[in-house]
Molecule: Bacterial large signal recognition particle RNA
Organism: Candidatus Poribacteria bacterium
């Protein structure tokens, strides 16, 4: 140190999930990736952790450890972004309200603001006048009482011996009550562009004088205030991201170093 037969192991691993834990099925990752059977309301075991049954290789590129090597890729954590969501009213944000300011823009102002005496309206009081209601006396008109209203009463009746008397219907004339028509005085009045006198005059409107430049606050802007909560802000929590990190955490492969028999013959 060659050859030959065997035997240990070996023929895939790994994340997440899942479980007292381990390993399958299923999902995802790597990729050269033996074959049946068994499994999510699972299967199959227990620190030697898939389980039953066949098949090829086989002590090496293959099988076993190791490593501050490289590294798919998953998983966690922290942060940012996006999307809906819930809550807040702290905020020189937004938007309403209302006061205040008067920089700017509009209006108004020497045909005089603002003010400031004065007079006069508007407001109360009495009157007065006027309207308009009412309606005494009074005037004027007009019908007019069957009878119980005045005169005059034909007829007619009574009463007388007669003269003559008496009451008295219709009919003439009139009149009372009664309608109407004006109406002075007088009473009333939810009347009045009216008129006199008094009062009051806080506002307003208004005339005349003095002064002689500002007034106004509608939009803006500026302060303050009360509110709102569609949006910004702020805080919670959800979902999504080839979004950034993080000596985290596992960790396929690959790379490097190292370790493994038996029997027989040359």
């Nucleotide at each position: 140190u060659c050859g030959u037969g065997c035997u240990a192991g070996g023929u895939g691993g790994g994340g997440a999930g899942g479980u007292a834990g381990c390993g399958g099925u299923g999902c995802c990752c790597u990729g050269c990736a033996c074959c049946u059977g068994c499994a999510a309301u699972c299967c199959g075991c227990u620190a030697u952790a898939g389980c039953a049954g066949g098949a090829c290789g086989g002590a090496a590129u293959u099988c076993c450890c190791g490593c501050u090597c490289u590294g798919a890729g998953g998983c966690c954590c922290a942060c940012c972004c996006u999307u809906g969501u819930g809550a807040g009213g702290u905020c020189u944000g937004g938007c309403u309200u209302c006061g205040g300011u008067a920089a700017g823009u509009g209006g108004u102002g020497u045909u005089g603001a603002c003010g400031g005496c004065u007079g006069g309206g508007u407001c109360c009081c009495a009157c007065g006048c006027a309207a308009c209601g009412u309606g005494u006396a009074g005037a004027c008109g007009c019908c007019g009482a069957a009878u119980c209203c005045c005169g005059u009463c034909a007829g007619g009746u009574c009463c007388g011996g007669g003269a003559g008397g008496a009451a008295g219907c219709a009919g003439c004339g009139g009149u009372a009550a009664g309608c109407g028509u004006u109406a002075a005085a007088g009473c009333g009045u939810g009347u009045g562009c009216c008129g006199u006198g008094g009062g009051g005059u806080a506002g307003c409107c208004u005339g005349u004088c003095c002064u002689g430049a500002g007034c106004u606050a509608a939009c803006u802007g500026c302060c303050g205030u009360a509110g709102u909560a569609a949006c910004g802000c702020u805080c919670g929590g959800a979902a999504g991201g080839u979004g950034u990190g993080g000596u985290g955490u596992c960790g396929a492969a690959g790379g490097u170093g190292g370790g493994u028999g038996c029997a027989c013959g040359g």